[in-house]
RNA sequence: GGCCCUAUCGUCUAGCCCGGUCCAGGACGUUGCCCUCUCACGGCAAAAACAUGGGUUCGAAUCCCAUUGGGGCUA
Numbered sequence: 001g002g003c004c005c006u007a008u009c010g011u012c013u014a015g016c017c018c019g020g021u022c023c024a025g026g027a028c029g030u031u032g033c034c035c036u037c038u039c040a041c042g043g044c045a046a047a048a049a050c051a052u053g054g055g056u057u058c059g060a061a062u063c064c065c066a067u068u069g070g071g072g073c074u075a
Base pairs, nucleotide, nucleotide: 001074002073003072004071005070006069007068010028011027012026013025020058030046031045032044033043034042051067052066053065054064055063
């Protein structure tokens, strides 16, 4: 250089192939409340995410292109 894969809450991950409701779901973690003499455990609740920029479309996390980061194969 060429080709391929990949990017979603603090972390891990589902949703993407086959576009569509309501608040993008779950686990761990965090915070608050309850429980307890206290802590832990347990229960309830809350906050928190679609890499960036364009395009297609009535509608994009999802499809297309480019860029950026990460990984792999190859000369």